[in-house]
RNA sequence: CUUAUCAAGAGCGACUGAGGGACAGGCCCUGUGAAGUCCGGCAACCUGCAUAUGCAAGGUGCCAAAUCCUGCGGUAUAACCGAAAGAUGAG
Numbered sequence: 001c002u003u004a005u006c007a008a009g010a011g012c013g014a015c016u017g018a019g020g021g022a023c024a025g026g027c028c029c030u031g032u033g034a035a036g037u038c039c040g041g042c043a044a045c046c047u048g049c050a051u052a053u054g055c056a057a058g059g060u061g062c063c064a065a066a067u068c069c070u071g072c073g074g075u076a077u078a079a080c081c082g083a084a085a086g087a088u089g090a091g
Stems, first nucleotide, its partner, number of pairs: 001091006011039001013038003019029003023071004040063003044060003047056004067085001072082004
């Protein structure tokens, strides 16, 4: 850079100890323990095996809230649609 997906799924564990949810504005989570590490788990893409769909969990990835909401544009404007941005996979 191209392309696909982003409303499903996943811990009452151990260590540690103050922050976290990309960015901005909100709104939230957090000493009833954030982030991190280990263990555990999930199964989206690749992969393997049967091949409708399922199983496995090897490579990535993921495990509060829709990608937490909005951010730009359109419309029938407490809403919906599309884009942008972001994330992840494959190339």
Predicted 3D model of a 91-nucleotide RNA (SAM riboswitch aptamer (S box leader)) from uncultured Ruminococcus sp. Its Rfam family is "SAM riboswitch aptamer (S box leader)". Rfam's curators write: The SAM riboswitch is found upstream of a number of genes which code for proteins involved in methionine or cysteine biosynthesis in Gram-positive bacteria. The RNAcentral record of the sequence draws on MGnify.